Glycine riboswitch aptamer from Microvirga sp. 3-52, 93 nucleotides, folded computationally.
Its mean pLDDT, the model's own confidence on a scale to 100, is 77.
The organism belongs to Microvirga, within Bacteria.
[in-house]
RNA sequence: AUGAUCCCCGCGGAAGAGACCGGACCGAAAGCGUCCGGCGCCGAAGGCGCAACCGCCCCGGAAACGCUCAGGCCAAAGGACCGCGCGGGAGCU
Numbered sequence: 001a002u003g004a005u006c007c008c009c010g011c012g013g014a015a016g017a018g019a020c021c022g023g024a025c026c027g028a029a030a031g032c033g034u035c036c037g038g039c040g041c042c043g044a045a046g047g048c049g050c051a052a053c054c055g056c057c058c059c060g061g062a063a064a065c066g067c068u069c070a071g072g073c074c075a076a077a078g079g080a081c082c083g084c085g086c087g088g089g090a091g092c093u
Stems, first nucleotide, its partner, number of pairs: 005090004009085005018039001020038006026031001040073003046069001047067003053061003
């Protein structure tokens, strides 16, 4: 310096599941608002588990699988993951 890889940042896309029931608060009311309790659900923040798989194979890394502690169940927000950026950084070759 280049190539692929990884991390951060920015932009775009991005699913699932009760607008549930009861009470209280706010409010003229409506309420898609907040809190408490109840049952029912979702999995794609995170976390945990098995271990498919992967590697530099001593050992290590580990899932979109599973569990639902957390989180979520109109919208918003968030969101694994994907794409883009001649943006920033890292180690290897």